Small-subunit ribosomal RNA, central domain from a Candidatus Magasanikiibacteriota bacterium, 357 nucleotides, folded computationally. NCBI's taxonomy places the organism under Bacteria, Bacteria candidate phyla, Candidatus Magasanikiibacteriota. Its Rfam family is "Bacterial small subunit ribosomal RNA".
Context: one part of a larger RNA
RNA sequence: UUGGGCGUAAAGCGUCCGCAGGUGGUUUUAUAAGUCAAUGGUCAAAUCUUAGGGCUUAACUCUGAGACUGCUAGUGAUACUGUAAAACUUGAGACUGGGAGAGGCAAGCGGAACUGCAGGUGUAGUCGUAAUAAGCGCUGAUAUCUGUAGGAACACCAAAGGCGAAGGCAGCUUGCUAGAACAGUUCUGACACUCAUGGACGAAAGCGUGGGGAGCGAAGGGGAUUAGAUACCCCCGUAGUCCACGCUGUAAACGAUGUCUACUAGGUAUUGGGAGUAUCGACCCUCUCAGUGCCGUUGAAAAAAGCUAACGCGUUAAGUAGACCGCCUGGGGAGUACGGCCGCAAGGCUAAAACUC
Numbered sequence: 001u002u003g004g005g006c007g008u009a010a011a012g013c014g015u016c017c018g019c020a021g022g023u024g025g026u027u028u029u030a031u032a033a034g035u036c037a038a039u040g041g042u043c044a045a046a047u048c049u050u051a052g053g054g055c056u057u058a059a060c061u062c063u064g065a066g067a068c069u070g071c072u073a074g075u076g077a078u079a080c081u082g083u084a085a086a087a088c089u090u091g092a093g094a095c096u097g098g099g100a101g102a103g104g105c106a107a108g109c110g111g112a113a114c115u116g117c118a119g120g121u122g123u124a125g126u127c128g129u130a131a132u133a134a135g136c137g138c139u140g141a142u143a144u145c146u147g148u149a150g151g152a153a154c155a156c157c158a159a160a161g162g163c164g165a166a167g168g169c170a171g172c173u174u175g176c177u178a179g180a181a182c183a184g185u186u187c188u189g190a191c192a193c194u195c196a197u198g199g200a201c202g203a204a205a206g207c208g209u210g211g212g213g214a215g216c217g218a219a220g221g222g223g224a225u226u227a228g229a230u231a232c233c234c235c236c237g238u239a240g241u242c243c244a245c246g247c248u249g250u251a252a253a254c255g256a257u258g259u260c261u262a263c264u265a266g267g268u269a270u271u272g273g274g275a276g277u278a279u280c281g282a283c284c285c286u287c288u289c290a291g292u293g294c295c296g297u298u299g300a301a302a303a304a305a306g307c308u309a310a311c312g313c314g315u316u317a318a319g320u321a322g323a324c325c326g327c328c329u330g331g332g333g334a335g336u337a338c339g340g341c342c343g344c345a346a347g348g349c350u351a352a353a354a355c356u357c
Base pairs, nucleotide, nucleotide: 004328005327006326007311008310012325014201015200016199017198021194022193023192025088026087027086028085029084030083031082033081034080035077036076037075039073040072041071042070048066049065050064051063052062053061054060091191092188093187094186095184096183097182103177104176105175106174107173108172109171110154114150115149116148117147118146119145120144121143125136126135162169163168206247207246208245209244210243211242215241216240220236221235222234223233258324259323260322261321262320263319266295267294268293269292270291271290272289273288274287275286276285306313307312330357331356332355339350340349341348342347
């Protein structure tokens, strides 16, 4: 390489958008490029296969036939693919309607708790731990009441719940803004799917500049523990955590499961929409569309099938198929060196070999 694979053995890019490329719904007509058929030409000789012949045989050699892989010409076929034209509505998109949601951004507001400060009451302890000590406290702490300032996070509701492409998103109100579901079936008429390169977003930590700083708290200091204790426990505490703007671009970025489409028993719970039934109305009940979860078998008997090495998956597939992309190929060396690109740096991306088992 052919192949075989990618939930857990090596292997799905963190996620989306998307040019090129690959692939592509239904019907008709034309064409005949791909495709198919037979025919002609060509495909040197030797070699190869085969049928004979010649050296006593064989090797060797001579003659005839054939094969191999193509190229080319005109002729014919038109199912499929392509191309051109015309049309369709189921894919896709648009429109209308009433709803759902921690989707995003900005501004404003709220209460609980906490800490500081000021004042009142009040007196000797308090804090902390398995137990201590250090710490705080007669310069009046802890406790309690009142006032005030500040920063950060939003108890209950809260859920197997909702929204978002992922990261992620939760007090309340307002403004701006994005997407999805359902119903209608009004419009466009294949406008689609996937996507190398590319672009955008991307937790936490970290970096730059300027703010902010209550609580928590890497580093650091002190007290314990211990043989030691650069830890676990306790008291402090700087960066950071917060805000604005810019950078970084990584995570067990996980469902360790790429995206899209179609098909293949059910049961049950729940979220949103619709229809029917019922009712004065609502609830209930039945059906249905879209999401989110669980179960799917021990067995005498019903309690899927299928897949999987097993665990398990099972209409939210890891089942059955198709389209496209990414990735894997023994362990270590190594996600390292070197080179390149990116970054302020930290470092990131790409990515070997010697050697060794």
Its mean pLDDT, the model's own confidence on a scale to 100, is 82.